[in-house]
RNA sequence: GAUUUAUACAGAAGUGGCGAGAGAACAGGCUCCCUGACCCACUGGCAACCAUCCGCGGAAGCGCGACAGGUGCCAAUUCCUGCCCGCUUGGCGUAUUGCCGGCGGGAACUAUAACCU
Numbered sequence: 001g002a003u004u005u006a007u008a009c010a011g012a013a014g015u016g017g018c019g020a021g022a023g024a025a026c027a028g029g030c031u032c033c034c035u036g037a038c039c040c041a042c043u044g045g046c047a048a049c050c051a052u053c054c055g056c057g058g059a060a061g062c063g064c065g066a067c068a069g070g071u072g073c074c075a076a077u078u079c080c081u082g083c084c085c086g087c088u089u090g091g092c093g094u095a096u097u098g099c100c101g102g103c104g105g106g107a108a109c110u111a112u113a114a115c116c117u
Stems, first nucleotide, its partner, number of pairs: 001117001004114005013043005021032003026082004044074003048071003052066002054063003083106006090100003
């Protein structure tokens, strides 16, 4: 790096350094940012997955349980939308088709974990 599976509306910031953009990519929106963002270091923290422990269970397994060893994470739902389907006392349109908005579901993308290669 690739495959597969699972999860993604919960949770968690201070100090120092740097100095201009940042929020994965493209587009649109929105947001953060010289009152210093992003990033880096240190410290602190969170607890999603794995491990371990505890409880329940015959087992598979389950849990607003514990822990913090391995990963991971600490603005905003993966920040939102984009593709498909459904609904819609909303808006546009003379009107059907339709377009926009809203809500719900699915997919894709991305990220992370675990297994495997």

This is a predicted structure of a 117-nucleotide RNA (SAM riboswitch aptamer (S box leader)) from Hymenobacter profundi. Taxonomically the source falls in Hymenobacter (Bacteria, Bacteroidota, Cytophagia, Hymenobacteraceae).